The RNA shown here (c-di-GMP-I-GGC riboswitch aptamer) has 75 nucleotides and comes from an uncultured Desulfobulbaceae bacterium. The sequence was found by an Rfam model in a public genome assembly.
RNA sequence: ACGUAAAAAGCCAAACCCAUUGCAAGGUGGGGACGGAAAGCCACGGGUCCUUCUGGGACAGCCGGGUUGCUCGCA
Numbered sequence: 001a002c003g004u005a006a007a008a009a010g011c012c013a014a015a016c017c018c019a020u021u022g023c024a025a026g027g028u029g030g031g032g033a034c035g036g037a038a039a040g041c042c043a044c045g046g047g048u049c050c051u052u053c054u055g056g057g058a059c060a061g062c063c064g065g066g067u068u069g070c071u072c073g074c075a
Base pairs, nucleotide, nucleotide: 002073003072011036012035016031017030018029019028020027021026034061040067041066042065044064045063046062047059048058049057050056051055
């Protein structure tokens, strides 16, 4: 560098519920697990969504890209 959920050590946490925050999409905390080899991070490109719509915002668990990391294998 490339491959890797077979095992091991672990990790994250969908829907839904409660609280809270926001006009909203959504966010945060707790519970909870549908799933994930980057479901770690980044709004760069595409896309979708919201809006107080000349503007602004959200989604990284939509796709691509960038970047960092564990195990094992191979070089």